[in-house]
């Protein structure tokens, strides 16, 4: 000294990173709308209909230019009346005032609006040697002398009016000659200077032409007039640069481009005209179409930018629409003229009048925008000598929270933390010092009084305003929005996917912080929200500052034009570049500073700045231009070399098919299995011969060649390119490449051939629910050739071309050099692979063949869908290709990777999972449960495994929850309060009972006591709080339970890796029942599970022994060895040996041992899954009910019965039935309202009886299968259902609806279809026993022992599970996701016979006003002329041009259109299942064809295909 400066968030997923859109937070506004509203200051206020306008005002002024007219005063001349100095009248003069007309100046400024305009319109900078400029300033000079008219006025006439006509009079600073005149103009010459040029300027001379006006004043003088020059101001014209969108607008242009000449203009110029030439503009975007006034500035932004052009200022354009000129210094004139059109008004119908986009105001339009106000006091403007007049410019006031700024609605104290409200766990919390109350102040406000600046003399609309003083009183003054996240701020009630909210995500289906209300809280505050628009955030168009392998995006490939970029050296120039200077960049705005209104907004002054443009002076490194030069880029030549490079012709063998002949006989062929088909008319098979077409096995290889597509037998001819080497040549000749040109698989098209095989379409056979498919048998286009089209593919390395640079390693193909004998080694160039470091990347991956680091050029992308579609253009014979949108719709679509889950993916392992066996179920009868049906009720729950002999370890009443009927209402049950009474309690009547009525026999307790009573507990009664509910919700819950599964898993800490989700550990090699253990390892440890610890059981020891046991003949007694009982110990650990294994873990075998590798069994159930089950075990939120959904009672029901299923029992018999036998042998359990012995009765169930036993003591208690005999294969001497009769037991009560016994009856059933269950050893099978429940009632359940097998080769398959891996479009996780037709509703859109309207042009017709030109008609004051007449002029007429209008055919835009096409959207429609896993036929791309639809098939291509095998390569050793 300068600078003062950059924030993110939500939303795709189960989670992650990325890409990418959508949305939000900020600021702004000429705003509008909703709710609300105290004051003041300063600003702002029709964005829409450039729509139409009533009424008033917005431009006049000058009498000092002029003649009149009028009024008044004075003077004066005459007349009349007479009251002789008064009235009146006529005329003249002067003065003052007014002003219709002539004349001058001004009405071209000021004010409004933004329609048009894409233009020299605007901005900026230059130029005019191509120009004009009234008023103003300065300078010089001049103003002499004449003339003729005319308005006003008067008269006459026409008209409704507007207004007009004729005759006559008159003035001027009005008009017209003449004189004078150059430094003016024109022409011709002279001399010089200057300029880029045309040319300009100066000087000298000659000729010609052109001026004028007066007014005021006593005067001085002032104001005017004329000519010329200069200045200032204003205007005109020209040029450089800049100035929106569209190429689905690519060619445009005839006065067009230029020249010559003439005209015209203030002036240049095709500005206009005649002639001549054929040019001019355009991909650096012409023309056309759309849109738009431009700028200083304003808003936003860190900036670069983006958007905008209200107010203020500059420029432009316009003035009802279009055209035209006149006047003038200046106009093609907003408040002038003429014409035409539309519209409005007046009219006597003949004609006239008008133009608010000036200020107010009205109607209309609209979401929306003000007073028909005051004043010229100030500033400014016009006129005037001036006074002054005019001024809706302007200064003020009014209306509007429209914006910005300022102020207020009180301040201090005040806890009983009042009342009320809200919430509540009922304790309290909060509103809240908030209020009340006390003290105090007076801004705004109200009243009264004074009272400015703006004007330094006069003059003030504002205005009795600002301001000041005094007084009164907290009095008159707060709302709006939000409170799920983003985003600051939470609770209650109501509602119940309803009503509603919503900017995005999303809330709402009975506990909503998201809806509505309330309380509370947050934010802002005279405002607050909403809507609209712009910028920002958005690096989301990326210059600053993005990308293109897979997310959107590299053109299919090459050649090549324009363009862009370009090697080394030297010199010159100075266009770019850099520096200095000058001019400009108006003012206002913005920034800094200072000052003025009490402050601020606002205003004033000063400064810097205005990043720009132009001129000029320099510098010369780089770029550029020019010149010279060089060889390394590039190219040429020479010598070699590899190759499926291309085109054409010829040749060859194998195979398929067909034809002929032979042999030969019944099948062949085909498939998952079949059939269609071929074959006794001789196929298939086989042999020989022949025909024809197409393709070229092996070699063959991530080998070769080519720009890509692509190219494969052999030979020949022609031909393109590459590589290596070579110091011969050229000398930057290069790179890229819009347009353009060429090539371009397959399919397809046209014409003509050809046609063996294959094969879209098609036909038939199968499969299937169907099968327009997959499979099979046939088969046509096509596939092949020639010529011509097409021009697309997953045309892919999903990776544009070129150049340079940046670690390595290892293969392979073709060359070169060196070494050395083969054969190899070293090295180099070119091509082609793999691995890999740095680096890059979202990751995957790429990595010298880059997706690394740089440079140049081209192409392409900007959310998904609609859509590569529509329309238009171009190309094509067609199919179609290319270019390529919008409306509408969604909040995502997508990439890579992660964890799971899943797969009709893979690998490994386990399990009575299969296999090997044994016994069953499914068939029969019965029992039992369930469904269904029925019913007044058949109460409820449980529903794949994991509901169904389940809850229920016992429904005749009860249970019981259900139904019918009868009853109760503080209740059957609990607590509290009052009163009364002890409680308790037998008997009677009615009733089905609950209950009701009535009598009261008996009976009188505990504690304290002042003996009156009180208390506890109980009962009765009353009122209300409440009770009650097996009512709902297991999807609001606790608790409990099932299941995967006794499967081996599930996790954590620290560390490490990864951007991250996550991974690692836990994977790998072995091993195990086991994540069991060992080894290895970026992991090291740990937890919950496994195992062990616990119980039972198998052996032994020891201790203890009664009720147990017995060596004693019995008993008693004795004893405790044995059995047994129950305590404590021991024992088993892969401990020992051998083998295998890796020297491990471990496995196998063996020894010993009662037992051997978990000895057998039990208890024990990780993290979790299934919204699994249970509100009917219990508990519990919420909801519902309260003379009932509660409670009591009787009876009924849960036991029904055409049927279906599950689980069992008994059987079908001889391994059996029946009879007999006897004291064969158990274990465990139970027993007091109990078990019940002996003995007796009965055929029996059972009865009588009552010993013993609260149990190692007594009882239940008989164990049964066993053994012997008989029966002899039958519906039986099997089986026992069903039924009849007679009994027994329990119980108030066996009818509905119990069990048992005896006699009689004697059903189905002769081993069970498809299918399916259990079990691996003391197991299955079989035999009996006990217990719980229970008055009684098991074929069920739980437990006990007796007898006691068979089989396991093995893991291919089925099922389930574990681990690893792979794919995925799934994550509610395959019971997933998802595609298309059809049907329905709605929306926008394309096409369409057409129809309607607009726009820009073109051609022709008509042709107003008007300028210009011509003129034979008519008229004519000034000048000339004696006159005639002339000159000049006006009118008329004609012509060129010419607006509006008309006609015509095209172009273009929009609206609409029967019908029609597809598209989009829409909780639960139809048909299928195309895609995602190998998606069940791998998918996809292009093309052709077929089909209800997804889609199928053919041909060629791709991997963005799983799985297995092989080959090659790589890594490690």
């Nucleotide at each position: 000294u300068a600078a003062u400066u950059g924030a993110g968030a939500g939303u795709u997923u189960g989670a992650u990173c990325c890409u990418g859109g959508c949305u939000c937070a900020g600021g702004a506004u000429g705003a509008a709308c909703g709710c609300u509203g105290g004051c003041g200051g300063c600003g702002u206020g029709c964005c829409u209909a450039a729509c139409a306008c009533a009424u008033g005002c917005a431009a006049g002024u000058c009498g000092a230019a002029c003649g009149g007219a009028g009024u008044g005063u004075u003077u004066u001349a005459g007349g009349a009346g007479c009251u002789u100095g008064c009235u009146u009248u006529u005329g003249a003069a002067a003065c003052a005032c007014u002003u219709a007309g002539u004349g001058g100046c001004g009405g071209a400024c000021g004010g409004g609006u933004g329609a048009g305009u894409a233009a020299c319109g605007u901005g900026u900078g230059a130029g005019c040697a191509a120009u004009c400029u009234g008023c103003c300033u300065c300078u010089a000079u001049g103003a002499g002398g004449g003339g003729g008219a005319u308005a006003a006025c008067a008269c006459a006439g026409g008209g409704a009016a507007a207004c007009c006509u004729g005759u006559g009079c008159u003035a001027a600073u009005a008009c017209c000659g003449c004189a004078u005149a150059a430094c003016a103009u024109a022409u011709u010459u002279u001399a010089g200077u200057c300029g880029c040029a045309u040319g300009a300027c100066u000087u000298a001379a000659a000729u010609a032409u052109c001026a004028a006006a007066g007014g005021a004043g006593c005067a001085a003088u002032c104001c005017g007039c004329a000519u010329a020059g200069a200045g200032a101001u204003g205007a005109g014209c020209u040029c450089g640069c800049a100035u929106c969108u569209g190429a689905u607008u690519a060619g445009a242009u005839a006065g067009u481009u230029g020249g010559u000449g003439a005209g015209g203009u203030a002036a240049c110029g095709g500005c206009c005209c005649a002639c001549c030439a054929a040019g001019u503009c355009u991909g650096c975007g012409a023309u056309c179409a759309g849109u738009a006034g431009c700028c200083g500035g304003a808003c936003u932004g860190a900036g670069a930018g983006g958007u905008u052009g209200a107010a203020c200022g500059g420029c432009c354009a316009c003035a009802u629409u279009g055209g035209a000129a006149c006047u003038g210094a200046g106009a093609g004139a907003c408040g002038g003229u003429c014409c035409a059109g539309a519209c409005u008004c007046c009219u006597a119908c003949g004609g006239g009048a008008g133009g608010c986009a000036g200020c107010a105001g009205u109607g209309g339009g609209g979401a929306a925008u003000a007073u028909u106000g005051g004043g010229c006091a100030a500033u400014g403007g016009g006129c005037g000598a001036a006074a002054g007049c005019c001024u809706g410019a302007c200064c003020c006031a009014g209306c509007a929270a429209c914006g910005c700024c300022g102020c207020g609605u009180g301040a201090g104290g005040g806890a009983a933390g009042a009342a009320g409200g809200u919430c509540u766990u009922c304790g309290g919390a909060u509103u809240g010092u908030a209020a009340a109350c006390c003290u105090u102040u007076g801004u705004c406000u109200u009243a009264u009084g004074g009272g400015a600046c703006g004007a330094u003399a006069a003059u003030g609309a504002c205005g009795g305003u600002a301001c000041c003083a005094u007084a009164g009183g907290a009095g008159g003054a707060a709302g709006c929005c939000a409170c799920g996240a983003c985003u600051a701020a939470c609770u209650a009630c109501g509602u119940g996917c309803c009503a509603g909210c919503a900017g995005u995500c999303g809330c709402g289906g009975u506990a909503a912080u998201a809806c509505g209300u309330a309380g509370g809280u947050g934010g802002c505050g005279a405002g607050c929200g909403u809507u609209a628009u712009c910028c920002g955030g958005a690096a989301u168009u990326a210059u600053u500052g993005g990308g293109u392998g897979u997310a959107a995006a590299g053109g299919g490939u090459g050649c090549g034009u324009a363009g862009g970029c370009g090697g080394g050296a030297u010199g010159u120039a100075a266009a770019g570049u850099c520096a200095g200077a000058u001019g400009u960049g108006a003012a206002a705005u913005g920034c800094c500073g200072u000052g003025g209104c009490u402050u601020a907004a606002c205003c004033a002054c000063g400064g810097a700045g205005c990043u720009g443009c132009a001129u000029u002076u320099g510098a010369a490194a780089c770029u550029u231009a020019c010149a010279u030069u060089c060889u390394u880029g590039a190219g040429u030549g020479g010598a070699g070399u590899a190759g499926a490079g291309g085109u054409a012709a010829g040749c060859g063998g194998a195979a398929u098919u067909c034809c002929g002949a032979g042999u030969g006989u019944a099948g062949c062929g085909g498939u998952g299995a079949a059939a269609u088909g071929c074959g006794u008319a001789g196929a298939u098979a086989u042999u020989c011969g022949g025909a024809g077409g197409a393709a070229c096995a092996c070699c063959g290889g991530u080998g070769g060649c080519g720009a890509a597509g692509g190219c494969g037998g052999c030979u020949u001819a022609c031909u393109g390119g590459g590589c290596u080497u070579u110091u011969a040549c050229u000398g930057a000749c290069g790179c890229u490449g819009a347009a353009g040109c060429a090539c371009g698989a397959a399919a397809g098209u046209g014409u003509g051939g050809g046609g063996a095989g294959c094969a879209a379409a098609c036909a038939g056979g199968a499969u299937u629910a169907g099968a327009u498919a997959c499979c099979c048998u046939g088969g046509u286009a096509g596939u092949c050739c020639a010529c011509a089209c097409c021009g697309u593919a997953a045309a892919c390395g999903a990776u544009g071309a070129u150049u340079a640079c940046u670690a390595g390693g290892u293969g392979u193909a073709g060359g070169g050099a060196g070494g050395g004998a083969a054969c190899c080694c070293u090295u180099u160039c070119u091509g082609u692979g793999c691995c890999g470091g740095a680096g890059u990347u979202a990751a995957c991956a790429c990595a010298a063949u880059a997706a690394g680091u740089a440079a140049u050029c081209c192409a392409c992308c900007u959310g998904g869908g609609g859509a590569g579609u529509a329309c238009g253009g171009c190309c094509g014979c067609a199919a179609g290709g290319u270019u390529g949108a919008a409306a509408c719709u969604c909040a995502a679509a997508g990439g890579a990777a992660u964890u799971g889950a899943c797969g009709g993916g893979g690998g490994c392992c386990c399990g009575c999972a299969c296999a090997a066996g044994c016994a069953g179920u499914g068939g029969a009868g019965u029992a039992u449960g369930u469904g269904g049906u029925u019913u007044a009720a058949u109460u409820c729950g449980a529903c794949g495994c994991a509901a169904c002999g389940c809850g229920a370890a016992a429904a005749a009443c009860c249970u019981u929850a259900c139904c019918a009927g009868g009853u109760c209402u503080u209740g059957a049950c609990a607590u509290c309060c009052g009163a009364c009474u002890a409680a308790c309690g037998a008997g009677g009547u009615a009733g089905a009972g609950a209950u009701a009525c009535g009598u009261u026999a008996g009976g009188u307790g505990c504690c304290c006591u002042u003996c009156g009573g009180g208390g506890a507990a109980a009962g009765u009664u009353g009122a209300g709080a409440c009770a009650g509910g097996u009512g709902g919700u297991g999807c609001a819950u606790g608790g409990u339970u099932g299941u995967c599964g006794u499967c081996a898993g599930c996790u954590c800490g620290u560390g490490u890796c990864g951007u991250g989700a996550g991974a690692u550990g836990u994977u790998g090699g072995g091993u195990u029942a086991a994540g069991u253990c060992c080894c290895g390892c970026a992991a090291c440890g740990a937890g919950c599970g496994c195992a062990a610890c616990c119980c039972c059981u198998a052996u032994g020891g020891u201790u203890a022994g009664u009720u147990g046991c017995u060596a004693c003949g019995c008993a008693a007694g004795a004893g405790c060895a044995c059995u047994c009982u129950a305590g404590c110990c021991a024992g088993a650990c892969u401990g020992c040996c051998g083998u295998u294994g890796a020297c491990a873990a471990a496995a196998c075998g063996g020894a010993g041992g009662a037992a051997g590798g978990u000895g057998g069994g039990g208890a024990u159930g990780a993290c979790g899954u299934c919204a699994a089950a249970u509100c009917a075990u219990c508990a519990u939120g919420c909801c519902c009910u309260u003379u009932a959904u509660g409670a009591c009672c009787u009876g009924g029901g849960c036991u029904a019965c055409a049927c279906a299923c599950g689980u069992a029992c008994u059987a079908c018999a001889a391994u059996g039935g029946c009879g007999g036998u006897a004291a064969a042998c158990a274990a465990a359990a139970g027993g007091g309202a109990g078990c019940g012995a002996a003995g007796g009765g009965g055929u029996g169930a059972c009865c009588c009886g009552g010993a013993g036993c609260a149990a190692a003591u007594c009882c239940c208690c008989a164990a049964a299968a066993g053994c012997c005999g008989u029966c002899u294969c039958a519906g039986u001497u099997c089986a026992g259902a069903u039924u009849g009769c007679a009994g027994g037991c329990u119980g108030c009560a066996a009818c509905u609806c119990g069990c048992c016994u005896g006699c009689a009856u004697g059903a189905a059933g002769u081993c069970g279809g498809a299918a399916u269950u259990g079990c691996u050893a003391g197991u299955a099978a079989u035999c009996g026993u006990g217990a719980a429940u229970c008055a009684g009632c098991a074929u069920g359940u739980c437990a006990c022992g007796g007898u006691g097998a068979a089989u396991a080769c093995g893991u291919u398959c089925c099922c389930g599970g574990g681990c690893c891996u792979u794919g995925u479009a799934c994550a509610c996780a395959c019971c997933g996701c998802c595609c298309g037709u059809c049907a329905a509703a709605c929306c926008a859109u394309g096409a369409a016979a057409g129809u309607u309207g607009g726009g820009a042009a073109u051609a022709c017709c008509c042709g107003a006003a008007g300028u210009c030109u011509g003129u034979u008609g008519u008229c004519u004051a000034a000048c000339c002329g004696c006159a005639a007449g002339g000159g000049g002029g006006a009118c008329g007429c004609a012509g060129c041009c010419g607006a509006a209008g008309g006609u015509a055919g095209g172009c273009u835009c929009a609206a609409u259109g029967a019908u029609u096409g597809g598209g989009g959207u829409u909780a639960a429609g139809u048909c299928g299942u195309a895609a995602c896993a190998a998606g069940g036929u791998a998918g996809c791309c292009g093309u052709a064809u077929c089909g209800g639809a997804a889609g199928g098939u053919g041909c060629g291509g791709c991997u963005g295909g799983a799985u297995c095998a092989c080959c090659u390569c790589c890594u490690u050793u």
Background
Small-subunit ribosomal RNA from an Oscillospiraceae bacterium, 1517 nucleotides, folded computationally. Rfam family: Bacterial small subunit ribosomal RNA. The RNAcentral record of the sequence draws on ENA. Its mean pLDDT, the model's own confidence on a scale to 100, is 83.